[in-house]
RNA sequence: GCGGGUGUAGUACAACGGCUAGUACGCCUUUCUGCCAAGAAGGAGACGGCGGUUCGACUCCGCUCACCCGCU
Numbered sequence: 001g002c003g004g005g006u007g008u009a010g011u012a013c014a015a016c017g018g019c020u021a022g023u024a025c026g027c028c029u030u031u032c033u034g035c036c037a038a039g040a041a042g043g044a045g046a047c048g049g050c051g052g053u054u055c056g057a058c059u060c061c062g063c064u065c066a067c068c069c070g071c072u
Base pairs, nucleotide, nucleotide: 001071002070003069004068005067006066007065010025011024012023013022018055027043028042029041030040031039048064049063050062051061052060
């Protein structure tokens, strides 16, 4: 330099062109307990960035950034 792959809560992962973007652990509050833990109830928190296509984009396309793999 070229090609391919992956980017989603704090962490590990889902998801589909049409929702309010889910799950687990973690975090916060309440409850329970003599206290802690466990349990129960509730809550906050995310689509790497920019543009395009579309009535509608996390999803499709282009560029870009980061990481990984291969080729030279």